[in-house]
Context: one part of a larger RNA
RNA sequence: GGAUGAACGCUAGCGGCAGGCUUAAUACAUGCAAGUCGAACGGAUCAUAGCAAUAUGGUUAGUGGCGCACGGGUGCGUAACGCGUACACAACAUACCUUUUAGUUUGGGAUAGCCUUGGGAAACUGGGUUAAUACCGAAUAAUAUUGAUUGAGAGCAUUCUUGGUUGAUUAAAGCUACGGCGCUAGAAGAUUGGUGUGCGUAGGAUUAGGUAGUUGGUGAGGUAACGGCUCACCAAGCCGACGAUCCUUAGGGGCGUGAGAGCGUGAACCCCCACACGGGUACUGAGACACGGACCCGACUCCUACGGGAGGCAGCAGUAGGGAAUAUUGGACAAUGGGCGGAAGCCUGAUCCAGCCAUGCCGCGUGAAUGAAGAAGGCGCUCUGCGUCGUAAAGUUCUUUUGGCAGGGAAGAAAAGCGGGGAUUUAUCCUUGUUUGACGGUACCUGCAGAAUAAGCACCGGCUAACUCUGUGCCAGCAGCCGCGGUAAUACAGAGGGUGCAAGCGUUAUCC
Numbered sequence: 001g002g003a004u005g006a007a008c009g010c011u012a013g014c015g016g017c018a019g020g021c022u023u024a025a026u027a028c029a030u031g032c033a034a035g036u037c038g039a040a041c042g043g044a045u046c047a048u049a050g051c052a053a054u055a056u057g058g059u060u061a062g063u064g065g066c067g068c069a070c071g072g073g074u075g076c077g078u079a080a081c082g083c084g085u086a087c088a089c090a091a092c093a094u095a096c097c098u099u100u101u102a103g104u105u106u107g108g109g110a111u112a113g114c115c116u117u118g119g120g121a122a123a124c125u126g127g128g129u130u131a132a133u134a135c136c137g138a139a140u141a142a143u144a145u146u147g148a149u150u151g152a153g154a155g156c157a158u159u160c161u162u163g164g165u166u167g168a169u170u171a172a173a174g175c176u177a178c179g180g181c182g183c184u185a186g187a188a189g190a191u192u193g194g195u196g197u198g199c200g201u202a203g204g205a206u207u208a209g210g211u212a213g214u215u216g217g218u219g220a221g222g223u224a225a226c227g228g229c230u231c232a233c234c235a236a237g238c239c240g241a242c243g244a245u246c247c248u249u250a251g252g253g254g255c256g257u258g259a260g261a262g263c264g265u266g267a268a269c270c271c272c273c274a275c276a277c278g279g280g281u282a283c284u285g286a287g288a289c290a291c292g293g294a295c296c297c298g299a300c301u302c303c304u305a306c307g308g309g310a311g312g313c314a315g316c317a318g319u320a321g322g323g324a325a326u327a328u329u330g331g332a333c334a335a336u337g338g339g340c341g342g343a344a345g346c347c348u349g350a351u352c353c354a355g356c357c358a359u360g361c362c363g364c365g366u367g368a369a370u371g372a373a374g375a376a377g378g379c380g381c382u383c384u385g386c387g388u389c390g391u392a393a394a395g396u397u398c399u400u401u402u403g404g405c406a407g408g409g410a411a412g413a414a415a416a417g418c419g420g421g422g423a424u425u426u427a428u429c430c431u432u433g434u435u436u437g438a439c440g441g442u443a444c445c446u447g448c449a450g451a452a453u454a455a456g457c458a459c460c461g462g463c464u465a466a467c468u469c470u471g472u473g474c475c476a477g478c479a480g481c482c483g484c485g486g487u488a489a490u491a492c493a494g495a496g497g498g499u500g501c502a503a504g505c506g507u508u509a510u511c512c
Base pairs, nucleotide, nucleotide: 001512002511003510004509006508007507008506009505010504013364014363015362016361017360018359019357020356021322026320027319028318030317031316032315035066036065037064040063041062043060044059045058046057047056048055049054073275074274075273082201083200084199085198086197087196088195089194092193093192097189098188099187100186101185102184103183104182105138106137107136108135114128115127116126118125119124144169145168146167147166148165149164150163151162152161153160154159174181175180202248203247204246209239210238211237214236215235216234217233218232219231220230221229251272252271253270254265255264256263257262277298278297279296280295281294300311301310302309303308328354330353331352332351336350337348338347339346340345367398368397369396370395377389378388379387380386381385404448405447406446407445408444412439417434418433419432420431421430422429423428456501457500458499459498460497461482462481463480467496468495469494470493471492477484478483
């Protein structure tokens, strides 16, 4: 000199863009953060029409489907195929989406809801009854799965690809406005994931030996899949001074600085990984061993009629605590994106915005011109006077950024939907009208009056730009280093003057 997620002291006018618990992965009151579909289902209930039967429309507790594995948070753990990079899978899976082939036949029994003078403080739990795209049979069936048999081709070792014949096994669900939307079994694609490998990836030898599922084989089980992944048997291997093992520290890509080598660091943003009160386990599912799912153990908190129950902010706000220190219990789904739905739409603390904070970067302003009686006053001196603050002020003229008041006032919105018209390959496309803005009456524009609303902080012995007076007298004090202070201190304190930066300026901490 540069840098910072900074803090502290003094000071403070505005705007734009960014950033904001680095500490206790401490404990959490309260609200919200994941729902949606009535075009799967039976009820319940409300409204309208009707004498009624019934019809139409709305609402939705429950069954069922899809989603809840994304998005959001944190960095505990992890020195590892965790990450980065480059390959491989002849060892794999992939819901929704796209293309394509074939099918969608026929039966059954339950269970929520509902009812109930059952039990219970509650959480919840008995008895009766009903439906489905919920559940379970039967039929049919191959380029699916599996067995036998028979060719062809290829390679990278186990092998792989592709034909023929023949046997066995395996499927479905309906709704409808009749336009469609679904369902089942395959084949291919796309996307996403899983697994393996080369190289790279912190310190310690005052850590030198480590290892029994350990290393390999055979067989079996398990997995989407390879594999000691697991098990039985057999062999005795395997790793290690090219640093095994052990200990400590630590998420990685990146970022700061530097000419570079390097050194330091791991905020914001993006990708990957890990975690969700501590530990363990599986279930469901295309996908989890699942932050706002389940079960068990533990610690803690809460409710209780003492029999028993409930909970998990490292989501967004917010509270307590810790700390030098870090914000609102805000608005909106208008945009972008996500979930569900045929759609309208609903949900979305993702997101977009607003609030707070000079925390940082950038920009603007606090006026401009003229003005000598060189005023008063302060300070200094060689003191009838002179120097300096100083064109500074006053005065005159001008401007109005900013602020105030008044008026106008956006872009971000294009769609979807609905109405009309047109084209048609009948699934869509084109055109026209209409409708939708949290931010926000914000940005921006125009006008009005008026210099009006706006400057501090540190330093002045040398390094280092900037000097005198007074007080003090090795005292009080200063100090980054050298060092100042014991009676003329440019070094302490105050004043006048000056220097530097400026809505900031200094100090402290850390890095280069």